[in-house]
Context: one part of a larger RNA
Parts: sequence; structure tokens; C1' cells
RNA sequence: GAGUAGCGAAAGACAGGUGAGAAUCCUGUCCACCGUAAGACUAAGGUUUCCAGGGGAAGGCUCGUCCGCCCUGGGUUAGUCGGGACCUAAGCUGAGGCCGAAAGGCGUAGGCGAUGGCCAACAGGUUGAUAUUCCUGUACUAGGUAAUAUUGUUUGAGCAAUGGAGGGACGCAGUAGGCUAAUCGAUCAUCCUGAUGGAUGGAUGUCCAAGCAUUAAGUUUUGAAAAGAGUCAAAUGCUUUUUUCUAUAAGAACAAGAUGUUAUGGGGAGCGAAAUUAUAGUAGCGAAGUUGAUGAUGUCACACUGCCAAGAAAAUCUUCUAGUUAGAUAUUACUUACCCGUACCGCAAACCGACACAGGUAGUCGAGGCGAGUAGCCUCAGGUGAGC
Repeated sequence: GAGUAGCGAAAGACAGGUGAGAAUCCUGUCCACCGUAAGACUAAGGUUUCCAGGGGAAGGCUCGUCCGCCCUGGGUUAGUCGGGACCUAAGCUGAGGCCGAAAGGCGUAGGCGAUGGCCAACAGGUUGAUAUUCCUGUACUAGGUAAUAUUGUUUGAGCAAUGGAGGGACGCAGUAGGCUAAUCGAUCAUCCUGAUGGAUGGAUGUCCAAGCAUUAAGUUUUGAAAAGAGUCAAAUGCUUUUUUCUAUAAGAACAAGAUGUUAUGGGGAGCGAAAUUAUAGUAGCGAAGUUGAUGAUGUCACACUGCCAAGAAAAUCUUCUAGUUAGAUAUUACUUACCCGUACCGCAAACCGACACAGGUAGUCGAGGCGAGUAGCCUCAGGUGAGC
């Protein structure tokens, strides 16, 4: 320079409380803002920022009794969620091997490697802080043990390959249908209003999973027998050739959803204690729960039709023998189930931007009125009033 520029998009007011001290902290009442978001979940990333009690030097563009700050304690609970004890892709690595003055490069078998495949749990409650993890109820998966029944031990049950096969197994666009979620209306219930009773009017609610059983809109599909050949050995399996029979049917496979049960349970508007220095709308009680309309971007399902750029692999699984040899199967009961992650933020004051920065950040849900609409405006639930 100069007590100058600036104090980083934005609405706060009042009352009470706390306190040495309050525009700024807490509580309440109004008001205002967002509402395909400025709400909810989650991946990456961060790594304790989460919660409680205390504190105010510094950080906080003012203040501060407050905080993502400081101090002291506490908090993340899993057979089923995600990952590993399973599988493979790109890519990486790479026994031998090839190349190369050395270092090293390439690469077969093999291995590692999810963003994919496979795989068993839902509803409610609970904490100051965790919950598909704790608790309650009802399930499921893979083993083990026992009992009972059946079956098998050379008349060979069962298991079964590092082998042979099937399957897994796949693109994009389009519209037609079934169904559901969701929403709206009526109905019903409770409460309020009504000086009392009633009428009227208003407010709120009007539900529930996995599992199991029974069904089911529909979609796809010819199947059987004999003989021969192939399948590195074998096969009753698979592929294929010939012959016969059957076919717009039967059968089989897949499949949302519905109904019943689960549920004499949960949840539920509302009502609502005792206690006391402090608080609790806590403990507890608990009504109704029918029906019509609209209707998805969800699901049946890449199922169908069309198109050209012609759209992963391997394992789980099923089957076949090679092989193996005394148990195996069903029901019931009991029992076992390892390691890692799990707090919190996550369109943001906690991530990336030197900052509590008008920038950037993958995915999911995303209500009502008007509307073609996830536009726009106003509002639910929920969140917020932007640190002078």
C1' cells in the first nucleotide's frame, strides 16, 4: 500500500436453554429451499473422518459454549452378502525349448488373473455407534453320527476318471402378449371437529418375505427300434449312414405369476404408564386390512420376428465306459461349517482438483398434481437454510 480488496453461487425471524461471554451452539414455533434431488443404496477412492464424554491454544475466511479440530474412552459379530478354500477371458508369468556379447527377448505345457460363469436366507426387532452378520420366527446348502425301513456284497449295489461326449453357451434392433411392482379411487377402521348427543366435514391407516405344496399365461421340441462306421483303449454314451414305425399329437424340457401355507406370527394408525434429581411418547396395549381402475424402463425372455458387422472360455452339472470293491439309499433326530471384508463419507466439507474450492466422479431405486416425458412448475417421504 491499507484497516483498502476480499470473506467463494443460496432466507431467515422470534422465544427459551446453556454459558464468564451467544446473530452464529442446543430446543421449540413460524418462514423459506431441494425433491430423477440438494432424497435413499452401493462400487472406486479415502482410512477412523463413525459414537459418547470433555476441551477451546491452533485449524474453521467473522463468532463459537460448536465441529470432519484437540484429548480420553468405545464401536465394524456371517455356513447363506462380497472375495478365497471352484472355473476360466484379456493380460501377466512361464519347467523344458528357441534367440541373444552380458543384461535379457519370445514362447509350449502349466500357473496366476474378474470386469464374466458357478453357488445355499428371508421377514421383523434391537444399539449412542453393527446388522440378510446380534436376537425372535420360519428356511435352505454341504458334511458327520445314531435309529428305522429298503437294497447290495462275484447273480457286483454304489462311486467314478486328469479319458469320450452333451450342456454351460451367449450379438443387435423391433412390437405383440401374459404377469407383477407401484400409484390412484371406493370401502372399512380409528382419531379430531361438532358447547352435550347426533349430523357434517377433516386427518391417518387400509400390509407382510424366503421356504414348502398345488397349479399356471405361455415358449421350445418329432420321437422310437434294428444294423454298420467313427469316437488314440473301451462304452449301453455321443456323432453319423441306411431301413422300419410314429408325427402338427402324445410326451418331454423351460417358465414369470397365482392360490394355499408360513402367519393363533410380525407389523400397524392410534392410545399410553410407573418412576424420578435427571425424562418417555419409552415400557405396555393395539382397530381395519376388502375391492375396482391405471399399469411399467421390472419379469416371462434374446422367447419370437428381422438384420449383418455373424456375436468368449473353462469349471460346477448330466451321461458313458476304463477302473474300484462293501456298503448304499430314504426318513427322522442330533451335530459340524475355516480365512478376509463389514464403522463412516461416497455428486461430497471425508474421493480427484495445494483450500471446509460455483469444477470432475461408474452403477441401482427414485412418489403425487398438470404433462408425451426422468422436461418444466408446485409438493410427499426424506434432507437443508450454505461459517460473517